[in-house]
RNA sequence: GCAGUAGUAGUUUAAUGGUAAAACGUCUGCUUCCCAAGCAGAGGUUGGGAGUUCGAUUCUCCUCUAUUGCUCCA
Numbered sequence: 001g002c003a004g005u006a007g008u009a010g011u012u013u014a015a016u017g018g019u020a021a022a023a024c025g026u027c028u029g030c031u032u033c034c035c036a037a038g039c040a041g042a043g044g045u046u047g048g049g050a051g052u053u054c055g056a057u058u059c060u061c062c063u064c065u066a067u068u069g070c071u072c073c074a
Base pairs, nucleotide, nucleotide: 001070002069003068004067005066006065007064010024011023012022013021018054026042027041028040029039030038047063048062049061050060051059
């Protein structure tokens, strides 16, 4: 330099154009003499930008990061 793959909540992962979700974790409450466990509730997320579309995590383009393979000269 070329090609491929991946990027979603603090972490691990779903969602193949139609309300972004689960588990663990965090916070609050209940329960308990206290802790733990349990129960209920709350907050938090699509790497960045643009385009297509009534509507984009999803399709297209650019870009950033990580990773794999190939090539190569100065």
Molecule: transfer RNA
Organism: Bacilli bacterium